Description: Predicted 3D model of a 110-nucleotide RNA (Guanidine-I riboswitch aptamer) from a Gammaproteobacteria bacterium. Rfam family: Guanidine-I riboswitch aptamer. From the family's description: This family represents a conserved RNA structure found upstream of the ykkC and yxkD genes in Bacillus subtilis and related genes in other bacteria. Model confidence (mean pLDDT): 83 of 100. The sequence was found by an Rfam model in a public genome assembly. Taxonomically the source falls in Gammaproteobacteria (Bacteria, Pseudomonadati, Pseudomonadota).

RNA sequence: CAAACCAGCAUCUAGGGUUCCGGCCCCGCGAAGGCGGGGCGGCUGGUCCGAGGGAUGCAGUCCGCCUCCUGACAGGGCCGGAUACACGGCGGGACAAAAGCCCGGGAGGA
Numbered sequence: 001c002a003a004a005c006c007a008g009c010a011u012c013u014a015g016g017g018u019u020c021c022g023g024c025c026c027c028g029c030g031a032a033g034g035c036g037g038g039g040c041g042g043c044u045g046g047u048c049c050g051a052g053g054g055a056u057g058c059a060g061u062c063c064g065c066c067u068c069c070u071g072a073c074a075g076g077g078c079c080g081g082a083u084a085c086a087c088g089g090c091g092g093g094a095c096a097a098a099a100g101c102c103c104g105g106g107a108g109g110a
Stems, first nucleotide, its partner, number of pairs: 008058005015049002020046002022043001023040007060083005066077003085105001087108001091103003
C1' cells in the first nucleotide's frame, strides 16, 4: 500500500417509542350504564418501527454426482455439500416518535 463479490428478500426476536386502540389519572355532564374534554409511554398490552456484527427460511453464488441439450464449448434440471469472519463512536436523518432502524461492515480502533 492492498479491487470487487460474499452483505439480497421474507417472517420473527432482542430492542424501540407513542400517531391509533386499549390501560391509568384529573375535570365536566348524567340517577345509572355511560358520554365529552385534558394529561401520563417513569402504562409488563394490541397495531407500529426493528438488527452487517440476533434467529429461521428462501433466493443467489461455488463444489460434487447424475442427467437433458450440443459436433464440442457454453447452457438447463434433480439430489447432496459449502456460504466464513465481524471491536466500533460522537453527530445527523426519517416516520407520530424513538431505537441495536438509516447514514454505517462508514469515521476510528485492532